[in-house]
c-di-GMP-I-GGC riboswitch aptamer from a Nitrospirales bacterium, 95 nucleotides, folded computationally.
RNA sequence: UCCGAAAAAGGCAAACCCCGGGCAACCGGGGGACGCAAAGCCGCGGGUCCUGCUGCCCCCCAGAGAGGGGGGGUGGGACAGCCGGGCUGCCGAAG
Numbered sequence: 001u002c003c004g005a006a007a008a009a010g011g012c013a014a015a016c017c018c019c020g021g022g023c024a025a026c027c028g029g030g031g032g033a034c035g036c037a038a039a040g041c042c043g044c045g046g047g048u049c050c051u052g053c054u055g056c057c058c059c060c061c062a063g064a065g066a067g068g069g070g071g072g073g074u075g076g077g078a079c080a081g082c083c084g085g086g087c088u089g090c091c092g093a094a095g
Stems, first nucleotide, its partner, number of pairs: 002095001003092002011036002016031006034081001040087003044084003047079005055074007
């Protein structure tokens, strides 16, 4: 260094509930433990999810038209407990 013990010390905390924030995905705090050896940190690549108001592009619906309704993209955002990558780190048996 790899590795991760039916080891020790300590750590984190899914679902769910309460309070708060956000349009939303989701986030913060408290309770709570399914799990976790990086479940510590970073949205860099992929993925998934969200998107009220506003701008641009495309499609659909109905409409004489003006205008309207719906969907997708762009843009913007969320997830580090989806995978990969980067940075940092506690403990120490066997190999």